[in-house]
c-di-GMP-I riboswitch aptamer from a Pseudomonadota bacterium, 80 nucleotides, folded computationally. The coordinates come from a structure-prediction model, not an experiment, and the mean pLDDT is 80. The organism belongs to Pseudomonadota, within Bacteria. Of the family's consensus pairs, 86% are formed in the model.

RNA sequence: GUAUGUAAAGGGCAAACUGAUAAGCAAUGUCAGGACGCAAAACCUCCGGUCCGAUUUCAACGGAUAGCGGGGUUACCGUA
Numbered sequence: 001g002u003a004u005g006u007a008a009a010g011g012g013c014a015a016a017c018u019g020a021u022a023a024g025c026a027a028u029g030u031c032a033g034g035a036c037g038c039a040a041a042a043c044c045u046c047c048g049g050u051c052c053g054a055u056u057u058c059a060a061c062g063g064a065u066a067g068c069g070g071g072g073u074u075a076c077c078g079u080a
Base pairs, nucleotide, nucleotide: 002080003079004078005077012038013037017033018032019031020030021029023028036067042073043072044071046070047069048068049065050064051063052062053061
């Protein structure tokens, strides 16, 4: 450097749910508790999906989801 995740060490993240939110129209986010899971469940909306949009059915446009999948970037430990 490339491939890989059977076991281990030290650690990391945190679904549902509960409370708060002096965040948002909403999807959803944030904080605390929690512990289903995760070897990228670290970061990035480039592609597809899903969801939302104040009168909003469709289109367009904008937004959310990186724990829906693909892709890109970076990274711990072990093994080959």